[in-house]
RNA sequence: AGCGGACUGGGUGGCCGCCGGCCGCAAUUCGCGGCGGGAGGAAAGUCCGGGCUCCGCAGGACACUGUGGUGGGUAACGCCCACCGGCCGCGAGGCCAGGGAAAGUGCAACAGAAAGCAAACCGCCGGUGCGGCGGGGUUCGCCCCGGUCGCGGUAAGGGUGAAACGGUGAGGUAAGAGCUCACCAGCAGGCUGGGUGACCAGCUCUGGCUAGGUAAACCCCACAGGGAGCAAAGCCAAACAGGAAGCAUGUGCCGGACCGAGCGACUUUCAUGCCGCCCGGUCCGACACGCGGCUCGUCCGGUCCGUUAGGACUUCCGGGUAGGCUGCUGGAGGAGCCGAGUAAUCGGCUUCCUAGAGAAAUGGCCAUCGCCCGGGCGGCAUAUGCCGCCCGGGAACAGAACCCGGCUUACACGUCCACU
RNA sequence: CGGGGCGUAGCUCAGCCUGGUAGAGCAUCUGCUUUGGGAGCAGAGGGUCGGAGGUUCGAAUCCUCUCGCCCCGACCA
Numbered sequence: 001a002g003c004g005g006a007c008u009g010g011g012u013g014g015c016c017g018c019c020g021g022c023c024g025c026a027a028u029u030c031g032c033g034g035c036g037g038g039a040g041g042a043a044a045g046u047c048c049g050g051g052c053u054c055c056g057c058a059g060g061a062c063a064c065u066g067u068g069g070u071g072g073g074u075a076a077c078g079c080c081c082a083c084c085g086g087c088c089g090c091g092a093g094g095c096c097a098g099g100g101a102a103a104g105u106g107c108a109a110c111a112g113a114a115a116g117c118a119a120a121c122c123g124c125c126g127g128u129g130c131g132g133c134g135g136g137g138u139u140c141g142c143c144c145c146g147g148u149c150g151c152g153g154u155a156a157g158g159g160u161g162a163a164a165c166g167g168u169g170a171g172g173u174a175a176g177a178g179c180u181c182a183c184c185a186g187c188a189g190g191c192u193g194g195g196u197g198a199c200c201a202g203c204u205c206u207g208g209c210u211a212g213g214u215a216a217a218c219c220c221c222a223c224a225g226g227g228a229g230c231a232a233a234g235c236c237a238a239a240c241a242g243g244a245a246g247c248a249u250g251u252g253c254c255g256g257a258c259c260g261a262g263c264g265a266c267u268u269u270c271a272u273g274c275c276g277c278c279c280g281g282u283c284c285g286a287c288a289c290g291c292g293g294c295u296c297g298u299c300c301g302g303u304c305c306g307u308u309a310g311g312a313c314u315u316c317c318g319g320g321u322a323g324g325c326u327g328c329u330g331g332a333g334g335a336g337c338c339g340a341g342u343a344a345u346c347g348g349c350u351u352c353c354u355a356g357a358g359a360a361a362u363g364g365c366c367a368u369c370g371c372c373c374g375g376g377c378g379g380c381a382u383a384u385g386c387c388g389c390c391c392g393g394g395a396a397c398a399g400a401a402c403c404c405g406g407c408u409u410a411c412a413c414g415u416c417c418a419c420u
Numbered sequence: 421c422g423g424g425g426c427g428u429a430g431c432u433c434a435g436c437c438u439g440g441u442a443g444a445g446c447a448u449c450u451g452c453u454u455u456g457g458g459a460g461c462a463g464a465g466g467g468u469c470g471g472a473g474g475u476u477c478g479a480a481u482c483c484u485c486u487c488g489c490c491c492c493g494a495c496c497a
Stems, first nucleotide, its partner, number of pairs: 001420002004417004010369007018038002021035005040397001044408002047406005052229004059300004064225005069083005084098001085096004099220002104218002106214002121158002123154003129151004133146005166184006185210001187207003190203005233326004242317005250289003254285007262277003266273001290307004319496003333352008371394010421493007430446004440477001448464005470486005
């Protein structure tokens, strides 16, 4: 100079206050006195994960969202530990949304010939591929010469871009090119060895010569996720005033009661009455199916409620109360020691713990000690530094609101340890 | 305390889903028109999209962190 980690976030005393609790006095209330307690490493952001509570059993499929190397830890995680791979750094170390682009679809402005499998601007090549053009010859059929124009061949070189389809050399060719060969790099497959695994190492092995980027684009694969949140939720008390709109056409069967019509039996006959059977209707109850509803985005299955005018439900308007108790703080809690483990972490023993309320308290001053900064004086040793005394100054970020485990962000003066 | 949304020119907003030169209206300025002003017509200037980092060749847009602002939520009948 750097790099990684751990810690600290002032102590003590006095005085004056603030908020709960308990006790005593007084007691309708107000109040007085005493004892004891009262923010954090992030209480924050609310970004993840859980506990807890309710919603309709919280089931299946799809959709949607999230995560993404491997192994382990954990109640769980997107967190932590160890390892693997890639990139950066001389190094200690740091960073990585780190599955799939040789499944599919899409995208790449401008520039450039071309932006994904083919293509050709400049260039290079050819008259033993074709047509024209120019020159020459001719027996008028045509022949010869010229890369001059077009078609054509090529992808080595130039140029564009963030990105342009292996590298070097030789052969080859009209010119060229993995077109062929040798070596090298890389990829896929195979085999062998090591590792729990990610993966690593190796081969007289095989292949085609090369397969670009982007998934914090759609998507594919694997895994996970029901929703809401302590203003959840339960109990008590007080007060008030309800209204409007929307919504399911129900069907079948069984039992009971009542009404009506018919038939049969009873009384000698008729009427009546009563009993039995059957038909129709009304009402009540139960069941099955259908339909509708209840906090999942959709569907299916299942539970519960309702099903003809009243209740359940949805939406809107209006009214009332803004009280008490529970949830509520002792818990995946902290510290020390021992043990297991590389570690995260886990187990055992001992010990410690007192905010828990409502728009909400935890503060101020003084003294002193400690820390830091600046100045002065003295002493020590070689520059720089260390020690002692005196004077002046400074101390952050922030703040519980159901509770935990993480992550991230903010933070004055500092301390310690390991390493380069 | 819990849940949701927004931030782009001086003001009000679009663009964001599906990444490729930042737009509209009002306002401002200049010129024309008018005796002058207003109105009208023509033209111009003005932004690093709240801030920082990441993904990508490329970010207002996608992802993460952060800052600021706004909205909703109690119980009873």
The prediction has a mean pLDDT of 77. Two RNAs folded together computationally: RNase P RNA and transfer RNA, 497 nucleotides in total. Rfam match: Bacterial RNase P class A. From the family's description: Ribonuclease P (RNase P) is a ubiquitous endoribonuclease, found in archaea, bacteria and eukarya as well as chloroplasts and mitochondria. It is annotated as a ribozyme. Its family is annotated with dimeric ribonuclease P complex, tRNA processing and ribonuclease P activity in the Gene Ontology.